[in-house]
Context: one part of a larger RNA
RNA sequence: UCCGACGAGUUAUAAUUAGUGGCAGGUUAAGAUAGUUAUAUCGGAGCCAUAGUGAAAGCGAGCUUGAAUAGAGCGAAAGUCUCUAAUUAUAGACCCGAACCCGCUUGAUCUAACCAUGGCCAGGGUGAAACUUAGGUAACACUCAGUGGAGGCCCGAACCGACUAAUGUUGAAAAAUUAGCGGAUGAGUUGUGGUUAGGGGUGAAAUGCCAAUCGAAAGCGGAGCUAGCUGGUUCUCCCCGAAAUGUAUUUAGGUGCAGCGAUUAUUUUUAAAUUGUAGGGGUAAAGCACUGUUUCGGUGCGGGCUGGUAAUUCGGUACCAAAUCGAGGCAAACUCUGAAUACUACAUGUAUAAUUAAUCAGUAAGACUAUGGGGGAUAAGCUUCAUAGUCAAGAGGGAAACAGCCCAGAUCACCAGCUAAGGCCCCUAAAUAAUUACUAAGUGAUAAAGGAAGUGGAAAGGCUUAAACAACCAGGAGGUUUGCUUAGAAGCAGCAAUCCUUUAAAAAGUGCGUAAUAGCUUACUGGUCUAGCAAUUCUGCGCCGAAAACUUAUGGGACUAAGUAAUUUGCCGAAGCUGUGAGAUAUUUAUGAUAUCGGUAGGGGAGCGUUCCAUUGUAGGAUGAAGUAUUAGCGAAAGCGGAUAUAGACGAAAUGGAAGUGAGAAUGUCGGA
Numbered sequence: 001u002c003c004g005a006c007g008a009g010u011u012a013u014a015a016u017u018a019g020u021g022g023c024a025g026g027u028u029a030a031g032a033u034a035g036u037u038a039u040a041u042c043g044g045a046g047c048c049a050u051a052g053u054g055a056a057a058g059c060g061a062g063c064u065u066g067a068a069u070a071g072a073g074c075g076a077a078a079g080u081c082u083c084u085a086a087u088u089a090u091a092g093a094c095c096c097g098a099a100c101c102c103g104c105u106u107g108a109u110c111u112a113a114c115c116a117u118g119g120c121c122a123g124g125g126u127g128a129a130a131c132u133u134a135g136g137u138a139a140c141a142c143u144c145a146g147u148g149g150a151g152g153c154c155c156g157a158a159c160c161g162a163c164u165a166a167u168g169u170u171g172a173a174a175a176a177u178u179a180g181c182g183g184a185u186g187a188g189u190u191g192u193g194g195u196u197a198g199g200g201g202u203g204a205a206a207u208g209c210c211a212a213u214c215g216a217a218a219g220c221g222g223a224g225c226u227a228g229c230u231g232g233u234u235c236u237c238c239c240c241g242a243a244a245u246g247u248a249u250u251u252a253g254g255u256g257c258a259g260c261g262a263u264u265a266u267u268u269u270u271a272a273a274u275u276g277u278a279g280g281g282g283u284a285a286a287g288c289a290c291u292g293u294u295u296c297g298g299u300g301c302g303g304g305c306u307g308g309u310a311a312u313u314c315g316g317u318a319c320c321a322a323a324u325c326g327a328g329g330c331a332a333a334c335u336c337u338g339a340a341u342a343c344u345a346c347a348u349g350u351a352u353a354a355u356u357a358a359u360c361a362g363u364a365a366g367a368c369u370a371u372g373g374g375g376g377a378u379a380a381g382c383u384u385c386a387u388a389g390u391c392a393a394g395a396g397g398g399a400a401a402c403a404g405c406c407c408a409g410a411u412c413a414c415c416a417g418c419u420a421a422g423g424c425c426c427c428u429a430a431a432u433a434a435u436u437a438c439u440a441a442g443u444g445a446u447a448a449a450g451g452a453a454g455u456g457g458a459a460a461g462g463c464u465u466a467a468a469c470a471a472c473c474a475g476g477a478g479g480u481u482u483g484c485u486u487a488g489a490a491g492c493a494g495c496a497a498u499c500c501u502u503u504a505a506a507a508a509g510u511g512c513g514u515a516a517u518a519g520c521u522u523a524c525u526g527g528u529c530u531a532g533c534a535a536u537u538c539u540g541c542g543c544c545g546a547a548a549a550c551u552u553a554u555g556g557g558a559c560u561a562a563g564u565a566a567u568u569u570g571c572c573g574a575a576g577c578u579g580u581g582a583g584a585u586a587u588u589u590a591u592g593a594u595a596u597c598g599g600u601a602g603g604g605g606a607g608c609g610u611u612c613c614a615u616u617g618u619a620g621g622a623u624g625a626a627g628u629a630u631u632a633g634c635g636a637a638a639g640c641g642g643a644u645a646u647a648g649a650c651g652a653a654a655u656g657g658a659a660g661u662g663a664g665a666a667u668g669u670c671g672g673a
Stems, first nucleotide, its partner, number of pairs: 001673006011091009021081003025048003031042004052059002062074004094232002097229001101222006112196009121186001123155003126151001130147003134143002159183003163180005198214001200210003207216001235607006245258005259363002261360005267354001275347005285337001286335002291331003295327005302320002304317004366391010396407003411582004416578003422572003425557003431569001433568006444559001450544002454541006462533002471528005477501003482496003507522001511520002583597006608662001610659006620650001627646005633640002
């Protein structure tokens, strides 16, 4: 991992509701008698109902409150008993699952400490005290040599330990092996016997150890502890069908009430949409009349700076600036204004709707998309509200693939038709369709500020056969080197001024240049030439800006349309709609008609099958029962069922009844492979 078997809403009592049956008041309980049982017959104690109301005395079809004869509240008879089902309560209460807590026992053959009594420590080294000889002293002291053999001394086996590394890690081993390592006469090590026990012991102290168990041992019991938590919970079909919200909560992953679902009744036109009429509003927008805020300009209260005066005070001001005027903005907590929607009322309108009641729930983690906001950074597949949709609980077609996007809501069958979104070159069903433009970038098929004689369109002006624009030829002068400044300043460092004359035209000079001149050039003018030229604004499609890890993507091929914009006609395309046939549910005027039949949690309804019991060990059965294997046929499904083979002795169907009644999941249990 697979296969098989086992494996989870039960039972008792009480209550409520619905149904069923009996009686009309209903009914017995304990118990008794009879009987093999099943049961039958007694048993009226008691219970419910038959009258309510009031705190009560009490009164009574009424009572209470009250001063009341008012008003108001509660009332003015259909039930009861068994059974069945559902739900609730109490019990283990659908099943499995803790860590814990408590009681009573058993453990010191492991290990910790201690007690008693025994054992063990190769070999080598060092050489304390003390003593002796000698020296030495007045005597000691002291010195040399020798003897001696001390030590939680040294090296190192046994023994005890366990610092490092590798191996081992379903091991050879539930802690080892190998190579090194520490102690090794000591607080050493070890045999045997004994003592200390769990709220405890022992501990050279690590929460260590107390039999592979230790922040409180193990065994049994309380015990099926409890688990607002996780997992699991077994046959079929039919009808309806949610919620992820509000509020409260030692509450936030739980629960109560409400909301939303189901079932059965009730009311009998009351819901929603639609349309009409009548309303209030202060949102969007807008505005600046208020409250604030804000830019520029005018006037300039007051202040600053500054000049003058002996002082009162009088001037100046390119500073700040109240107030006011003009122009221009901003606002969730501004409004002189002010929609669309929404909301309310009335009318309209209808039944599988709505209301009310009883019973049974589930839900109370929501997700994304669009729109209006708050938070955040006008970030998030972010967070939090509101309105709508989809998913959740929704299959089908489209978006390459893709819960929440677009289209569309699957009763069943069909090798029929029409469409939606989206498509029609090939993959791939349908146009290599038509018309008019654009694009040259493979743009299409990712992005900004910004940049550019890319290219198409539109608009309004300007110059131009009295010749524009470009090019070429020629001129571009004189007063004058204008004045000042300066070493110099002559068009061209800088300052001031910027005139006059000759002209077709020519600046007191556009740029380069010189130390300053010179030189080149431009404006401006004439000629040659010849038909458009230069600049601006708006706009379509493109270009640059543009860097990432599989050569990895318009889905791919490929495409100059098979790209983009606009127009037109066809076609394809879904479980949509239609057609044909079939079924179910509800209503109904019932051989018919109409509507409906996606579905999680959940509610309701109808069935299939298993074991056992009664009829009954009956029908059947060695001319072959059950079981097992294979396989026709039938039914909407659970299932029913014929045949063949195997098997070798049991055993239906039907009608009722009773349950240890249906497995694929529980890191399920046991067995097997």